Predicted 3D model of a 397-nucleotide RNA (Bacterial RNase P class A) from a Planctomycetaceae bacterium.
RNA sequence: GGAGUGAGCUGAGCGAUCGCUGCGGAGCGGGUUGAGCCUUUUGCAAGACCUGCUCCGGGGAGGAAAGUCCGGGCUCCAGAGAACACAGUGGUGGGUAACGCCCACCGUCCGCAAGGAUCGGGACAGUGCCACAGAAAGUAAACCGCCACGCAGGUUCGCUUGCGGGGUAAGGGUGAAACGGUGCGGUAAGAGCGCACCAGCAGUCCGGGUGACCGGCUGGCUCGGUAAACCCCACUGGGAGCAAGACCAAGCAGAGAGGAAGGCUGUCCUUCGGGGCGGUCUGCGGAGCUGUUCGUUCCGUUUGACUCUCGGGUAGGUUGCUGGAGGUUGCGGGUAACCGCCGCCCUAGAGAAAUGAUCGUUCCCGACAAAACCCGGCUUACAGGCUCACUCCGGCA
Numbered sequence: 001g002g003a004g005u006g007a008g009c010u011g012a013g014c015g016a017u018c019g020c021u022g023c024g025g026a027g028c029g030g031g032u033u034g035a036g037c038c039u040u041u042u043g044c045a046a047g048a049c050c051u052g053c054u055c056c057g058g059g060g061a062g063g064a065a066a067g068u069c070c071g072g073g074c075u076c077c078a079g080a081g082a083a084c085a086c087a088g089u090g091g092u093g094g095g096u097a098a099c100g101c102c103c104a105c106c107g108u109c110c111g112c113a114a115g116g117a118u119c120g121g122g123a124c125a126g127u128g129c130c131a132c133a134g135a136a137a138g139u140a141a142a143c144c145g146c147c148a149c150g151c152a153g154g155u156u157c158g159c160u161u162g163c164g165g166g167g168u169a170a171g172g173g174u175g176a177a178a179c180g181g182u183g184c185g186g187u188a189a190g191a192g193c194g195c196a197c198c199a200g201c202a203g204u205c206c207g208g209g210u211g212a213c214c215g216g217c218u219g220g221c222u223c224g225g226u227a228a229a230c231c232c233c234a235c236u237g238g239g240a241g242c243a244a245g246a247c248c249a250a251g252c253a254g255a256g257a258g259g260a261a262g263g264c265u266g267u268c269c270u271u272c273g274g275g276g277c278g279g280u281c282u283g284c285g286g287a288g289c290u291g292u293u294c295g296u297u298c299c300g301u302u303u304g305a306c307u308c309u310c311g312g313g314u315a316g317g318u319u320g321c322u323g324g325a326g327g328u329u330g331c332g333g334g335u336a337a338c339c340g341c342c343g344c345c346c347u348a349g350a351g352a353a354a355u356g357a358u359c360g361u362u363c364c365c366g367a368c369a370a371a372a373c374c375c376g377g378c379u380u381a382c383a384g385g386c387u388c389a390c391u392c393c394g395g396c397a
Stems, first nucleotide, its partner, number of pairs: 001393010012362007020060002023057011036044002062368001066379002069377005074241004081294004086237005091105005106120001107118004121232002126230002128226003143172002145168003149164006180198006199222001201219003205216004245319004254310005261282009283301007326345003330341004
């Protein structure tokens, strides 16, 4: 100097004028209510609530606010349990409120490297699939070939042609993949048949590590692939959602159909057959638990819960709404993620949606792009600028 890897910050600045909005304080009014005081009539009035204007002070969109993909807080079902279905995650150990997130490590793959990726439990529970090509794609098979034997020919006597039965899977071919790979020996020709090295598999073996796993030793030689195919295993999971919910005000109108048993007992009436009212027990019916079953709670049992059909009224206001699993200097623990302690700080709350307009100047000439209950993540988009650490290549000293 060039090319890269990982992490972080910024993302227009400054000044002036006018304007929007929330909070705190002060002042000037208006309305409602009103403790109490005074009184001939008439009044005075602290405080509370609502509301208008002026001034002062401090604030006012993001690193992704996007996607709506995960996890929660919070609210309700509801006092709230189990199972199944369904869904999700999937190496080990930590972090966290929790997670499918983050950190560290292991295995496999990519890269010269710094680093990056993750398809990472199970194929001996079962089912399915592996097209075409090829002899053959799972306990398979012999197309070309190699070897030896028998028969029938030819012969330059080296051998060669055809047929039959046998051995073989080392060589060739097909394919993504053909029952381990390379080499040597051995064999009629071959083959882990034997040996060396490597890979894989197995082991109550040895060593290291919390563990995943790594290294060594021994062994028989070696018994496809695919689960981001269905599936099995382990672990996790109630549901709905701020349009959740809470309060205030206002307003209405209901009609039709369906609809679930008895016993005991108290009291009243009685035409002595029984009937009315209340209590209690069992059963039955319905609604809720936002898929089902059990279970459970509540309501009803003909003065009938509830279901279905038709029809009517309201959808206005306040709240939920921002002080939090909050931020942060310093110190301590930890490889790290992160945790703890002392101190300091308050950083948007609109309600049809508030951040704007103009001018001057600087230069990075301005990218992706706007909160709607809140928080922790992931994913996607991003002009320009800055910082730190590391890797490789080339040159100089």
Its Rfam family is "Bacterial RNase P class A". Rfam classes the family as a ribozyme. NCBI's taxonomy places the organism under Bacteria, Pseudomonadati, Planctomycetota, Planctomycetia, Planctomycetaceae. The coordinates come from a structure-prediction model, not an experiment, and the mean pLDDT is 78.